[in-house]
RNA sequence: UGCCCGAUAGUGUAAUGGUAACACGCCUGACUCUGGAUCAGGUAAUUGGGGUUCGAGUCCCUGUCGGGCAG
Repeated sequence: UGCCCGAUAGUGUAAUGGUAACACGCCUGACUCUGGAUCAGGUAAUUGGGGUUCGAGUCCCUGUCGGGCAG
C1' cells in the first nucleotide's frame, strides 16, 4: 500500500429489515447468627457520521479502532 473479517450492557455471546434477548457480574429485598448458596425484583448496550426504507444492530457510502492475508 492492496484485499478480507470484526466492533452490541461491566464481561461473554444472541437477534429473518419489525418491542435489542440470554448467561455471568453489579444493586435491592427475602432466607441466614454472619457470609455463601438459593429465590424475587432491578440496573446497564448496538464504534462515529451520512444515505435507503413506513421501519436499520442488520442494507449502502465514509471515518475511527482492532485482527488476518499478500507485497

A computed fold for a 71-nucleotide RNA from a Pyrinomonadaceae bacterium, annotated as transfer RNA. It matches the Rfam family "tRNA". The family's RNA type in Rfam is transfer RNA. RNAcentral records the identical sequence in 2 taxa. The sequence is in RNAcentral, with records from ENA and MGnify. Taxonomically the source falls in Pyrinomonadaceae (Bacteria, Acidobacteriota, Blastocatellia, Blastocatellales). The coordinates come from a structure-prediction model, not an experiment, and the mean pLDDT is 81.